[in-house]
Context: one part of a larger RNA
RNA sequence: CUGGGCGUAAAGGGUGUGUAGGCGGUUUUUUAAGUUGGAAGUGUAAUACCCAGAGCUUAACUCGGGUGCUGCUUCCAAAACUGAAUUACUUGAGUGUCGGAGAGGUAAUCGGAAUUCCUAGUGUAGCGGUAGAAUGCGUAGAUAUUAGGAGGAACACCGGAGGCGAAGGCGGAUUACUGGACGAUAACUGACGCUGAGGCACGAAAGCGUGGGGAGCAAAACAGGAUUAGAUACCCUGGUAGUCCACGCUGUAAACGAUGGAUACUAGGUGUGGGAGGUAUCGACUCCUUCCGUACCGUAGCAAACGCAAUAAGUAUCCCGCCUGGGGAGUACGGCCGCAAGGUUGAAACUC
Numbered sequence: 001c002u003g004g005g006c007g008u009a010a011a012g013g014g015u016g017u018g019u020a021g022g023c024g025g026u027u028u029u030u031u032a033a034g035u036u037g038g039a040a041g042u043g044u045a046a047u048a049c050c051c052a053g054a055g056c057u058u059a060a061c062u063c064g065g066g067u068g069c070u071g072c073u074u075c076c077a078a079a080a081c082u083g084a085a086u087u088a089c090u091u092g093a094g095u096g097u098c099g100g101a102g103a104g105g106u107a108a109u110c111g112g113a114a115u116u117c118c119u120a121g122u123g124u125a126g127c128g129g130u131a132g133a134a135u136g137c138g139u140a141g142a143u144a145u146u147a148g149g150a151g152g153a154a155c156a157c158c159g160g161a162g163g164c165g166a167a168g169g170c171g172g173a174u175u176a177c178u179g180g181a182c183g184a185u186a187a188c189u190g191a192c193g194c195u196g197a198g199g200c201a202c203g204a205a206a207g208c209g210u211g212g213g214g215a216g217c218a219a220a221a222c223a224g225g226a227u228u229a230g231a232u233a234c235c236c237u238g239g240u241a242g243u244c245c246a247c248g249c250u251g252u253a254a255a256c257g258a259u260g261g262a263u264a265c266u267a268g269g270u271g272u273g274g275g276a277g278g279u280a281u282c283g284a285c286u287c288c289u290u291c292c293g294u295a296c297c298g299u300a301g302c303a304a305a306c307g308c309a310a311u312a313a314g315u316a317u318c319c320c321g322c323c324u325g326g327g328g329a330g331u332a333c334g335g336c337c338g339c340a341a342g343g344u345u346g347a348a349a350c351u352c
Stems, first nucleotide, its partner, number of pairs: 004323003007306002012320001014202004021195003025089002029085003033082002035078008048067004053063003092192001093189003096185004104178007111155001116150007126137002163170002207249006216243002222238004260319006268297011301308002325352003334345004
C1' cells in the first nucleotide's frame, strides 16, 4: 500500500466560515470525452509457457512454429449510465409574507441584598480561630449593635437533567443597536446543493504588554502560629501578583456526548420547552393530530462487553480529519508562529 478501523482498546480536527477538489434531485433533445462491442496496426529481439517439432548419439544447448504480452494508436458502431451542451420542473436549497419563544451578542444607564473600610452614637472586656491551641485584633475602647458615608465585585428567590449559542460560553433591571433558529403560508427563484486540503475568523482558565481599578476571595509567591522525628505540606492568622475594566498578544484544556458534517430509511412508551391545526367548552383547562428542540425507558439491529437504540454506536450513500505494538516522546533537530512563557509541525538511535 491493500485490508480493517476511530464512545471506553491506537484513532473525530476546540468550533465555524469558505477556496481548490470530490460528490450531487426530476425531465427533453443532442453529442460521443468516459463506457461497451467490432476491425486493423503496434506491443522489437531474447526470456516465459506449449509442441511425442527440427539439428548435434540423448539431454543440457541451438533453431523453428504456436500461445501470450491484461497496454497504446486509428477506424466503424451503440447511446443505458457518467460527463458536456440544451429544454422544462419543484420535492432539495434559498427568498417573501404573518407569528410567537429565548441567560444569543455589543454598548450605555439604573437597582437592591451582602462583605470590607471610614465617621458618629450606645456599650465593656473580650473578640477571633481550632480537634485542641497559638500567632492575630482589642481599654489609644475591639467584637456586638444603631445611623450616615465611600468603594469594588457578584447578581439570592424565580431557576427547572428549562432556554439560547457553531464551539468556547451566556443568568439583577431597562433602553438602543444586532445575529441565528422555529412555526404557519406556498407568492417568488429554479438545483442556486453537500462536504471541504490550504486560507480566514472565533476560541474557558491561566499567562504576557500598556494604562486604570482593587471591596471580597486566600487562590500562587511570601511571613508568622500550630502539627510533626522533620513538615519547604495538609489546619490557623496575615498577605502581594492575580481575580475586575480598556486595548493588544497568547491559541491551549478530560476544548467531553472522550461519539466530524450532510441526507434518507428503520416498533413503541413516558416527561419537558417553542409553535400550528382540530375536538370540546360560556370560557380556561382537557383530549387528538402535527413540526422543531431537549431528556428518560425500550423492540429489531449492532456491540468484545459495558451499552447504543429515530438526538444510533442500526441500515446505506457522499466528503473531510485521524489510527497502525509499549517505552524513548508529543521529546530532539529543522521550519513556521510568539514580547516571553511557549505553541504548531514532528522523527531516530536504543530498548521490551